Model confidence (mean pLDDT): 82 of 100. Predicted 3D model of a 72-nucleotide RNA (transfer RNA) from a bacterium.
RNA sequence: GCCAGAGUAGCUCAGCGGAAGAGCAAUCCCCUCGUAAGGGAUAGGUCGCCGGUUCGAAUCCGGCCUCUGGCU
Numbered sequence: 001g002c003c004a005g006a007g008u009a010g011c012u013c014a015g016c017g018g019a020a021g022a023g024c025a026a027u028c029c030c031c032u033c034g035u036a037a038g039g040g041a042u043a044g045g046u047c048g049c050c051g052g053u054u055c056g057a058a059u060c061c062g063g064c065c066u067c068u069g070g071c072u
Stems, first nucleotide, its partner, number of pairs: 001071007010024004018055001026042005048064005
């Protein structure tokens, strides 16, 4: 330098045009003599950045950034 994959909640990941969810973690409550386990609720996100397409973009297109792998 070229090619491919990935970037979404604190962490691990879903979601692939109609606008964001799960598990774990956090906070509170229930249960227990108490702890663990179990149950319930709440909070937490400019969807890497900038443009474009579209009535509508996390999703499609272009450029850039970071990480991983491959080729030279």
Its Rfam family is "tRNA". The family's RNA type in Rfam is transfer RNA. The sequence is in RNAcentral, with records from ENA and MGnify.